[in-house]
RNA sequence: GCAGGGGAGCCGCUGUCGCGGGCUAUUGAUGCCGGCGGCAGAGGAAAGUCGGGACUCCACGGGCCGGCGCGCUGGGUAACGCCCAGUGGGGGAAACCCCAGGCUAGUGCCACAGAAACAAUACCGCCGCCCCACGAGGUGGCCGCUUGCGGCCGCCGGGCGGUAAGGGUGGAACGGUGGGGUAAGAGCCCACCAGUGCCGGCGGUGACGCCGGUAGCUCGGUAAACCCCGCGUGGAGCAAGGCCAAACAGGGAACAAUGGGGAGGCCCGCCCCGUUCCCGGGUAGGCUGCAAGAGGCGGCGGGUAACCGUCGUCCCAGAUUCAUGGUUCCCACCCCGGCGCAACCGGGGCAACAGGAUCCCGCUUACGAGC
RNA sequence: GGGCCGUUAGCUCAAUUGGCAGAGCAAGGGACUCUUAAUCCCUAGGUUGGAGGUUCGAUUCCUCCACGGCUCACCA
Repeated sequence: GCAGGGGAGCCGCUGUCGCGGGCUAUUGAUGCCGGCGGCAGAGGAAAGUCGGGACUCCACGGGCCGGCGCGCUGGGUAACGCCCAGUGGGGGAAACCCCAGGCUAGUGCCACAGAAACAAUACCGCCGCCCCACGAGGUGGCCGCUUGCGGCCGCCGGGCGGUAAGGGUGGAACGGUGGGGUAAGAGCCCACCAGUGCCGGCGGUGACGCCGGUAGCUCGGUAAACCCCGCGUGGAGCAAGGCCAAACAGGGAACAAUGGGGAGGCCCGCCCCGUUCCCGGGUAGGCUGCAAGAGGCGGCGGGUAACCGUCGUCCCAGAUUCAUGGUUCCCACCCCGGCGCAACCGGGGCAACAGGAUCCCGCUUACGAGC
Repeated sequence: GGGCCGUUAGCUCAAUUGGCAGAGCAAGGGACUCUUAAUCCCUAGGUUGGAGGUUCGAUUCCUCCACGGCUCACCA
């Protein structure tokens, strides 16, 4: 990486269609609960929710800044951080795998060590000049005491400049080898090699490749650091959203018309308590979204391929009390034996990871045995 | 179902331009005390949840997993 078996019977489960029955009910319908029959019933990952879309709602005059994501080239796609084909570099014996704009726009960082971590420097060393020559100075040990001086012994020359070959440090040190040159050295110069920039030619759509010339140009690493450049990008998510709609509370109208209460001795007036209907928002709940789709299979054509076009054919889960289970047989596959091969016969095995919940395309992760 | 956080010593938590992983409590030993507690001193204890990558160097940056949490106050 492939692949994740096929067919049939019985008993169960879920959905749907048809027939028929019971309960509720005045009747009918709806609803609920059984029965019979037909049909259908998880995956390569249904998973993680990592990337992208479809769909729905919200927001939205335009522009700029900012944030986030991606980053070789060409193609595919609805889109992607995915896929295909290629380019350059790296790894591997190979199959194959990994990496990818710009540190030559600017800034930051590079601990410790090291002279120096990037365009400056010089620890040891090498070289030149000057000073001093048995003294001055520095430093270590011992002794003395007036405690910072003296004495004794041992060791080391000092300053200025040149150099980047050699040593040493580090993950990384300013191209490599050889020669010339020089006081000593150095791309300082030369030959070859490696890289880079520029110019020209050829091939390629392009990344880029090949060839020739030219410049001694040799420029450290890091952008999964800020940043620059190019491209893309509104937010939320099916518990989105839409429809119907109990009960309680609220508002209005009608009716009853004076019963009760606040209310106390009586009356008027005020407020509350009744029944029916209507109203709005919309809770519980129900329906929908929700299964004909960027669909599957097969043929043909285009393309290296991813993929696209066209024709034919098929309909393939939609739960919420959360359905796939058990068992038997046959075929296919694998193992063992009867034979040394084939055919045939007999026996055995057929598992693991895991299960839909709006859908789709990818990626990643998990998985027994086999190839 | 969808969405969002967290994981560092036994426990609770720190750790910033990436540069030796630490504090308090707890544990062990010692001192003090007649003894214990308190107090003081010392010590041990780390796969920074796991694996891979970027980098000279990763708790820190990137990717993939594992586990746990957020239910009147994460969403009906």

Predicted 3D model of RNase P RNA and transfer RNA as a complex of 447 nucleotides.
Rfam match: Bacterial RNase P class A. The family's RNA type in Rfam is ribozyme.
Model confidence (mean pLDDT): 76 of 100.